[in-house]
RNA sequence: CAGGAAAAAACCAAACCUAUCGCAAGAUGGGGACGGAAAGCUACGGGUCUAUAAUUAGAUAGCCGGGUUGCCAAAA
Repeated sequence: CAGGAAAAAACCAAACCUAUCGCAAGAUGGGGACGGAAAGCUACGGGUCUAUAAUUAGAUAGCCGGGUUGCCAAAA
């Protein structure tokens, strides 16, 4: 550089329930684990979704890619 085998330590937390916020998509806290090797961060590109007559304004990083940071740790 590349890669995610094996093991160990730690971490995150889908659906659903609940409280609050939001017109909505959704967000946050608590409970809860389907999963995750970046399911850490970032709306830069594409996608999807919401509001709007439209312009446009939003949501999603657990849809994919890019950027960036990081735990463990082999073979080739």

Predicted 3D model of a 76-nucleotide RNA (c-di-GMP-I-GGC riboswitch aptamer) from a Desulfobacterales bacterium.
Its mean pLDDT, the model's own confidence on a scale to 100, is 84.
Its Rfam family is "c-di-GMP-I-GGC riboswitch aptamer". Its family is annotated with cyclic-di-GMP binding in the Gene Ontology.
The source organism's lineage runs through Bacteria, Pseudomonadati, Thermodesulfobacteriota, Desulfobacteria and Desulfobacterales.